Glycine riboswitch aptamer from gamma proteobacterium HIMB30, 82 nucleotides, folded computationally.
The coordinates come from a structure-prediction model, not an experiment, and the mean pLDDT is 84.
Taxonomically the source falls in Gammaproteobacteria (Bacteria, Pseudomonadati, Pseudomonadota).
Its Rfam family is "Glycine riboswitch aptamer". Gene Ontology term of the family: glycine biosynthetic process.
RNA sequence: CACGUCGUAUCGGGAGAGUGCGUAAGCCGCCGAAGGAGCAACCGACCCGGAAACUCUCAGGCAACAGGACCGUUACGUCGUC
Numbered sequence: 001c002a003c004g005u006c007g008u009a010u011c012g013g014g015a016g017a018g019u020g021c022g023u024a025a026g027c028c029g030c031c032g033a034a035g036g037a038g039c040a041a042c043c044g045a046c047c048c049g050g051a052a053a054c055u056c057u058c059a060g061g062c063a064a065c066a067g068g069a070c071c072g073u074u075a076c077g078u079c080g081u082c
Base pairs, nucleotide, nucleotide: 002081003080004079006077007076008075009074011072012071013070018028020027021026029062030061031060035058036056037055038054042050043049044048
């Protein structure tokens, strides 16, 4: 230098479910891909711990806007390989 891991940021893509009812307080129905929680295949130096896009829906969401796991681009940083 190059390639890769992880983290942060930029840009792009990004699902599902009522533009429900009610004067209002609120009520009913529904979704899962922020977050959170649970079980677990599996993994580890196996005491114990790490674990999902599965499950639950506490939170969040159910026109648009916003958000959005995840994927890609670019940049910076860390670590590793040669």